[in-house]
Predicted 3D model of a 501-nucleotide part of an RNA (large-subunit ribosomal RNA, domain I) from Halopseudomonas bauzanensis. It matches the Rfam family "Bacterial large subunit ribosomal RNA". RNAcentral holds the full RNA, with entries from MGnify.
Context: one part of a larger RNA
RNA sequence: CGCAUACGGUGGAUGCCUUGGCAGUCAGAGGCGAUGAAAGACGUGGUAGCCUGCGAAAAGCUUCGGGGAGGUGGCAAACGACCUUUGAUCCGGAGAUCUCUGAAUGGGGAAACCCACUCAACAUAAGUUGGGUAUCACACACUGAAUACAUAGGUGUGUGAGGCGAACCCGGGGAACUGAAACAUCUAAGUACCCGGAGGAAAAGAAAUCAACCGAGAUUCCCCAAGUAGUGGCGAGCGAACGGGGAGCAGCCCUUAAGCGGUAUUGAGUCUAGUGGAACGCUGUGGAAAAGGCGGCCAUAGUGGGUGAUAGCCCCGUACACGAAAGACUCUUUGCCGUGAAAUCGAGUAGGUCGGCGCACGUGAAACGUUGACUGAACAUGGGGGGACCAUCCUCCAAGGCUAAAUACUCCUGACUGACCGAUAGUGAACCAGUACCGUGAGGGAAAGGCGAAAAGAACCCCUGUGAGGGGAGUGAAAUAGAUCCUGAAACCGUAUGCGU
Numbered sequence: 001c002g003c004a005u006a007c008g009g010u011g012g013a014u015g016c017c018u019u020g021g022c023a024g025u026c027a028g029a030g031g032c033g034a035u036g037a038a039a040g041a042c043g044u045g046g047u048a049g050c051c052u053g054c055g056a057a058a059a060g061c062u063u064c065g066g067g068g069a070g071g072u073g074g075c076a077a078a079c080g081a082c083c084u085u086u087g088a089u090c091c092g093g094a095g096a097u098c099u100c101u102g103a104a105u106g107g108g109g110a111a112a113c114c115c116a117c118u119c120a121a122c123a124u125a126a127g128u129u130g131g132g133u134a135u136c137a138c139a140c141a142c143u144g145a146a147u148a149c150a151u152a153g154g155u156g157u158g159u160g161a162g163g164c165g166a167a168c169c170c171g172g173g174g175a176a177c178u179g180a181a182a183c184a185u186c187u188a189a190g191u192a193c194c195c196g197g198a199g200g201a202a203a204a205g206a207a208a209u210c211a212a213c214c215g216a217g218a219u220u221c222c223c224c225a226a227g228u229a230g231u232g233g234c235g236a237g238c239g240a241a242c243g244g245g246g247a248g249c250a251g252c253c254c255u256u257a258a259g260c261g262g263u264a265u266u267g268a269g270u271c272u273a274g275u276g277g278a279a280c281g282c283u284g285u286g287g288a289a290a291a292g293g294c295g296g297c298c299a300u301a302g303u304g305g306g307u308g309a310u311a312g313c314c315c316c317g318u319a320c321a322c323g324a325a326a327g328a329c330u331c332u333u334u335g336c337c338g339u340g341a342a343a344u345c346g347a348g349u350a351g352g353u354c355g356g357c358g359c360a361c362g363u364g365a366a367a368c369g370u371u372g373a374c375u376g377a378a379c380a381u382g383g384g385g386g387g388a389c390c391a392u393c394c395u396c397c398a399a400g401g402c403u404a405a406a407u408a409c410u411c412c413u414g415a416c417u418g419a420c421c422g423a424u425a426g427u428g429a430a431c432c433a434g435u436a437c438c439g440u441g442a443g444g445g446a447a448a449g450g451c452g453a454a455a456a457g458a459a460c461c462c463c464u465g466u467g468a469g470g471g472g473a474g475u476g477a478a479a480u481a482g483a484u485c486c487u488g489a490a491a492c493c494g495u496a497u498g499c500g501u
Stems, first nucleotide, its partner, number of pairs: 001500009015486001016450002020421002022418007029410002031164002039101003042055003046079001049075003061095006070083003106115003116133007135161009168199001169197005179186001183233001209216002220247005230238002251402003254346001259339006267331006274322003280295004296313002298302001304316003351375008361387001382397005437444002457485001460472004
C1' cells in the first nucleotide's frame, strides 16, 4: 500500500412527517380615498432587539352584546407590578383617539423635513390650544380693462373631482421578432405596449335586420352549420353568413315612460359573536392503548382533527336544533326626490366624387358600414335595403334616447374538494423573504423545516485554560434521541484483526 471483516468519523441521500404551496367547486364580495386611501416613516410595553397590534388617549380607550375563569400578544423563559364572579383576558357590533409622510391640498422640499399667513378662545410678557388657507371644473354673487355698452380678467361662496387597486370591459393610438423555408403585398395582429374612461360586470340591444315569394322577429353567450362559401404574391395563410339546436328572455320613451339610484316606511330572510348536541368498560402486553382479547352502547352524528401506537362512544367537533343589544345586506309594501331627458320624428343628414379604414372579403364586378376633403337631396304621394347596375316584387323606416338576464374576470372572504407537491418538490418565499446579498440605477435575488409523549434540556463529581470538548452520575422506552439533536445511504477519512506484497 492492497483485499476482507468488524467498529467508528465525516456527510446529509432515503424513508416518514407538514405548519406552506398548487389547482379547483359552491357561495359571498367586487372596491378604498379630501370624514385624508393604498403604501410607509417614527414612536408606543416595568424590558435591549425583531415580529404583531396600536398612535402622544399609542399590545390600547368608551359603549352595547357574547362568554364564564383565569389573565397582562409572539420569538421567550424568569422576575417585577398588577387585573379578575362588583365578570377580567378573549370574541363580535358601534363609537372615540388616530404623530409625520404619502393624491398630500397653506408655501417649499433631497418623502416622513423646513418655513408661513389668517380667524377664534385663553393668557396678554413670551405664547398655548383649536379651525382655516392647494389646483381644476361647474354654479352663483360682487367687481371689472384696452373700449361707450360689453367681454376678457379678478375676488368670494357653494358643490364636485384628483390618488390607489389583480384580472375582466369599452374607446383613442399601435409595433417588431416571427411565418411566408429569402423578401416587399401578406402574416404575426389590431397581438404586445402606451393613453383615456367605466362597472360589478362592461359592451351590445328593440330592425332604414334577415329571408326569399315561404317566412322570421332586440341584444348577448354556447353547440352545429364549417375549416364549408369565400378571400389570398389564389403563396404562407385568413376565414364568415343563412339556417338549425340550446342558455336567457322584456320591452319602452321623446305628451316626461319602462327601468335605475337615493331616502323614509311595511314585513320576511341572511350575515357579522355564539348555544345545546347521543353513546364504554374490563383485561394481558407495553414507557404509553386508541392496537389485541372479552362484553356492551349511540347513530338525522362512522366528515375531520387531537390525545404517549391505529378511538363512532376520551377531547374538539360532526348530523340536527337554536341564537343578536348593535350594525350591514337582500327581497318585499307604500310615499317622496333624483336620473333617464335630447327636441318641430331626427339636414350640412342620406346620397355623390377623391383619399382611407372596418366588414372573413388584400380594389376587385365590390355591395354594406364609417369619414379627412369637396359637394349635397326627398319629406311617407317620401326614403333605405335585398352584394356592381336596372326594372318588378318583397321588406324595413336612418340621421334622438333608455333597458335586466343569459356572458367575462378574481386583489379579496367563507366552506369544501384533489389518481396535486411533500422541503433540490410545491409559490421566489413551510423558517421574521421580495429578506440577506449583488447592482449608480432600472433591476436581479438566495440558502435555510424535523430532540422527545412530556424539557423530564443532563443537579452533583472528575480532566481542562474559571475553556472547547469529554468521562461518570442522573432523566428518559430510547441519549449512537444531548440541543451541530428522527431515520442516517454513498463518495471521502480512520482504528483493530487476518491475509497478500